Model confidence (mean pLDDT): 83 of 100.
Small-subunit ribosomal RNA, 3' major domain from an uncultured Candidatus Berkelbacteria bacterium, 465 nucleotides, folded computationally.
Its Rfam family is "Bacterial small subunit ribosomal RNA". Its family is annotated with ribosome and structural constituent of ribosome in the Gene Ontology.

[in-house]
Context: one part of a larger RNA
């Protein structure tokens, strides 16, 4: 100087407390461990792994396994020889591929030849999701959006170092004020950036029945403790009030200091070293990544009456997406869907009458039920070369566990939690109950800081570094 303390003082955070809803019990979905397997590819492991990489595993993807093939190679550059290339048919084959036949001469150039492509040869080389994240770059997580981390000069000390950065107030903040052997400065804080909330002005088509309004777009105004009172040191600032759409950082986002964990990633990418080179490369078919005694994580659906079912009220949204696409009207089907073809490169048309909880009426009357929907049988629809392993959806039937969940444990402070639906990316389809957004309905509680966890400042002890 640090680190640590079941030392002290002060302070903060959904940290506890006060509340609300869950998880832990059930069924299912999904990820992980384990086990199994020819293979169940790999990585990630307290917080900071486990609906994570994966914003889409039937083939492909795919890295794994089995079998069948290739060896200058699936891909790149260079050299030589031949031929345009591509395509079609037949045979063998699971395909890759091999053999035979057919078709056929394009582009630039007067020509020689060249570009592109294919076949054969030659070696230089290609290739490797092989290994090392403890050789690295880049990127990321975490402490933590915590208020800290440092430097120059000066001063103090033999020196390591200290001071500044302490102290008194104050703040969300090393924020600001005061004092002070310090005076200044940098990275952080804040502000500058974006969105939302109010108004004004302008512009209005595709929006509005219509000028207006709503709405959309653009520009601007507005909030600064600015004003008043009290407290405070006359300060910083705090408390209350007025006005105001908004009040003391208005709310949310983006933004993550010096560093810590030899944290994560050589499988996103790049890359040093090492290793493979008729294979650890590469092509193909099929299988696997989807197994299942079990254990754990994250979720969905429930166990019901604040509910379930039926009918009605065309009740009321916002974000979005669409030409290989979104798909209207109309018709067929109980339905998934089919036929159909209008419109739309979209404030115009469509998804989408855009919504569901909500509201009204009726039935159910506390039951393993008109709760719950797993599982299973049958019949179908759609995507796709192909739904056996292994897709989603529909209809009929079947109706399991489950009666609120032990120890324990998680999230949340306001348009938040909880509840309700809608959209998107990936995507042929989809195992999405995930993830990212959007709107609707809309709470309870916070006395307080003794305790638990994490953190900050000062101080104290130490046989630790």
């Nucleotide at each position: 100087u640090g680190a640590c303390g079941g030392g002290g003082a002060c302070c903060c955070g959904c940290a506890c407390a006060a509340g609300u809803g869950g998880u832990g019990g059930a069924g299912c979905g999904u990820g992980u461990g384990g086990u199994u397997u020819a293979a169940u590819u790999c990585g990630u492991c307290a917080c900071u792994a486990a609906g994570c990489g994966a914003a889409g595993a039937a083939c492909c993807u795919u890295a794994c396994c089995a079998a069948g093939g290739c060896u200058u190679g699936a891909c790149a550059u260079c050299c030589c020889g031949a031929g345009a290339a591509a395509g079609c048919u037949c045979u063998a084959g699971a395909a890759a591929u091999a053999g035979a036949g057919c078709c056929g001469u394009g582009c630039c150039g007067c020509a020689a030849g060249g570009a592109a492509c294919u076949c054969g040869g030659u070696g230089a080389c290609a290739g490797g999701u092989g290994u090392u994240g403890c050789a690295c770059g880049g990127u990321u997580g975490u402490c933590g959006u915590c208020a800290g981390c440092u430097c120059g000069u000066g001063c103090u000390g033999u020196g390591a170092a200290g001071u500044g950065u302490c102290c008194c107030g104050u703040u969300a903040a090393g924020u600001c004020g005061g004092u002070c052997a310090a005076c200044g400065a940098g990275c952080g804080c804040a502000a500058c950036c974006c969105a939302c909330a109010u108004c004004a002005u302008g512009u209005g088509u595709u929006g509005u029945a219509u000028u207006u309004c709503u709405c959309a777009c653009a520009u601007g105004a507005a909030a600064c403790u600015g004003c008043c009172g009290c407290a405070g040191u006359u300060a910083a600032u705090g408390c209350g009030g007025a006005g105001g759409a908004a009040g003391g950082u208005g709310u949310g986002g983006a933004u993550g200091a010096c560093g810590u964990c030899a944290a994560a990633u050589c499988a996103g990418c790049g890359u040093g070293g090492c290793c493979c080179u008729u294979a650890c490369g590469u092509c193909u078919u099929g299988g696997g990544c989807g197994a299942c005694a079990c254990a754990c994580g994250c979720g969905c659906u429930a166990c019901a009456a604040u509910g379930g079912g039926a009918a009605g009220u065309a009740a009321c949204a916002a974000u979005g997406a669409g030409u290989u696409g979104c798909c209207a009207a109309g018709c067929c089907g109980c339905g998934a869907g089919g036929c159909g073809g209008a419109g739309c490169u979209a404030a115009u048309c469509u998804c989408a009458c855009c919504a569901a909880a909500c509201c009204u009426u009726c039935c159910c009357u506390c039951a393993g039920u008109u709760c719950g929907g797993a599982u299973a049988g049958g019949a179908g629809u759609c995507u796709g070369c192909a739904a056996c392993c292994c897709g989603a959806c529909u209809c009929c039937u079947u109706g399991a566990a489950g009666u609120u969940g032990g120890a324990a444990u998680c999230a949340c402070u306001a348009g938040u939690a909880a509840c309700g639906g809608c959209c998107g990316g990936u995507c042929a389809g989809c195992c999405a109950u995930a993830c990212g957004g959007c709107c609707g309905u809309g709470a309870a509680u916070a006395c307080g800081u003794u305790c638990u966890c994490g953190g900050g400042u000062c101080u104290u002890g130490u046989a630790c570094a």